A computed fold for an 83-nucleotide RNA, annotated as c-di-GMP-I riboswitch aptamer. The prediction has a mean pLDDT of 85. It was read from a public genome assembly, where an Rfam model found it.
RNA sequence: GCAUACCAAGGGCAAACCCGCCGAAAGACGGGGACGCAAAGCCAGGAGUCUAAGGGAUAGACUACGAUCGUCCGGCUGCUAUG
Repeated sequence: GCAUACCAAGGGCAAACCCGCCGAAAGACGGGGACGCAAAGCCAGGAGUCUAAGGGAUAGACUACGAUCGUCCGGCUGCUAUG
C1' cells in the first nucleotide's frame, strides 16, 4: 500500500421516541435514549427522496436557491485484527 472483517481488544457514532430550541416546512442543533453502523468520519459533485417559504397576477399544478451523505454512486481522510 492492497484485500477481507464472522471473531478479539480498546474505543467511536447513535435510528425510533421524549424534552428543549431554531426553522414556513422538510429538517438541523442540545439533552435523554439505543435500532443499528467498519467509515453511521468529512464533502450536496451525480442520481434519488423530502419540503415548498419565495415564485407561480388569486387558488392549484409545478418549482430549490432549502434539506437529506443512517438512499445509492463518486471524492477525501482514518482505528484495530487477519492475510